[in-house]
Predicted 3D model of a 74-nucleotide RNA (transfer RNA) from a Lachnospiraceae bacterium. Its mean pLDDT, the model's own confidence on a scale to 100, is 81. Taxonomically the source falls in Lachnospiraceae (Bacteria, Bacillati, Bacillota, Clostridia). Rfam family: tRNA. The family's RNA type in Rfam is transfer RNA.

RNA sequence: UGGAAGGUAGUUCAGUUGGUUAGAGCACCUGUCUGAUACGCAGGAAAUCAUGGGUUCGAUUCCCAUCCUUCCAA
Numbered sequence: 001u002g003g004a005a006g007g008u009a010g011u012u013c014a015g016u017u018g019g020u021u022a023g024a025g026c027a028c029c030u031g032u033c034u035g036a037u038a039c040g041c042a043g044g045a046a047a048u049c050a051u052g053g054g055u056u057c058g059a060u061u062c063c064c065a066u067c068c069u070u071c072c073a074a
């Protein structure tokens, strides 16, 4: 320098050929259980869907640019 894949909750990841509440596991908080802790059970909080534009009635999803990570080639 060129190409490919990826960026969604604290973390690891789903996410439907664009559509009416963006989810799960672990972690965290509260309650319950226990002599106490853990496990179990019930509930809760937590997301500017990397950033900025465009298309559209409507964008996590499509298009463009930029930033970051990994890999390949030179």
Base pairs, nucleotide, nucleotide: 001073002072003071004070005069006068007067010026011025012024013023019057028044029043030042031041032040050066051065052064053063054062